[in-house]
Molecule: transfer RNA
Organism: Chloroflexota bacterium
RNA sequence: UGCGGGGUAGCUCAACGGGGAGAGCGGGCGGCUGUUAACCGUCUGGUUGUGGGUUCGAGUCCCACCCCCGCAG
Numbered sequence: 001u002g003c004g005g006g007g008u009a010g011c012u013c014a015a016c017g018g019g020g021a022g023a024g025c026g027g028g029c030g031g032c033u034g035u036u037a038a039c040c041g042u043c044u045g046g047u048u049g050u051g052g053g054u055u056c057g058a059g060u061c062c063c064a065c066c067c068c069c070g071c072a073g
């Protein structure tokens, strides 16, 4: 430098062909228990890497750039 994959909650990851941004873990509160842990209930969570474009509508499509991984040279 070229090609491919990826960047979404504190962490690990979903979101099919554009149409209400979610799960688990974590954290707070409560229940249960003699206590802790476990378990149960509930609450808490986001500039979807950045900037533009298309569209009535973008995590999703297009362009540029940044970062990570792999391959080629």
Base pairs, nucleotide, nucleotide: 001072002071003070004069005068006067007066010025011024012023013022019056026044027043028042029041030040031039049065050064051063052062053061